A computed fold for a 75-nucleotide RNA from a Deltaproteobacteria bacterium, annotated as transfer RNA.
Model confidence (mean pLDDT): 80 of 100.
The organism belongs to Myxococcia, within Bacteria.
Its Rfam family is "tRNA". Rfam classes the family as a transfer RNA. Rfam describes the family as follows. Transfer RNA (tRNA) molecules are approximately 80 nucleotides in length.
RNA sequence: GCCCGGGUAGCUCAGGGGUAGAGCGCUUCCUUGGUAAGGAAGAGGUCGGCAGUUCAAAUCUGCUCCCAGGCUCCA
Numbered sequence: 001g002c003c004c005g006g007g008u009a010g011c012u013c014a015g016g017g018g019u020a021g022a023g024c025g026c027u028u029c030c031u032u033g034g035u036a037a038g039g040a041a042g043a044g045g046u047c048g049g050c051a052g053u054u055c056a057a058a059u060c061u062g063c064u065c066c067c068a069g070g071c072u073c074c075a
Stems, first nucleotide, its partner, number of pairs: 001071003005067003010024004018055001026042005048064005
């Protein structure tokens, strides 16, 4: 330098055009004499960044940053 995969909630990850979810964690409540376990409710997200396409982009396209791989030729 080229190719492929990935970046989404505090953590691990889904979702691949119709406006974002799960598990764990966190908060409150129920339950208990008090914890744990269990149950109910809730908070938490510029979907790495910037542009483009579209009525509509986490999703498609271009550039770019980061992470992890592979390749680079036999004169």